[in-house]
């Protein structure tokens, strides 16, 4: 340079045809005791790779660059 497949919470991922951003884990609190483990309840935590377009509305669509992973030469 061609082709395909991802980038969304700290990590490891969902988000069905454009409509309130989500689950485990891990974190904090609190049931809690002398302490720790598991349980259970709750909380915090997101410019959803950047930009820019379309629309009343964009992680979804278009379009540009960025990164990673595979494939062909």
């Nucleotide at each position: 340079a061609c082709g395909g497949g991802g980038g969304u919470a700290g990590c490891u991922c969902a988000g069905c045809u454009g409509g309130c951003a989500g689950a485990g884990c891990a974190u904090c609190u609190g049931g809690c005791a002398a302490a720790c483990a598991u349980c259970c309840a709750g909380a915090a935590g997101g410019u959803c790779g950047a930009g820019g377009g379309u629309u009343c509305g964009a992680a979804c669509c278009c379009c540009u660059c960025u990164c990673c992973c595979c494939g062909c030469a």
The RNA shown here (transfer RNA) has 73 nucleotides and comes from Parcubacteria group bacterium CG1_02_39_15.
Model confidence (mean pLDDT): 80 of 100.
It matches the Rfam family "tRNA".
The sequence was found in a public genome assembly.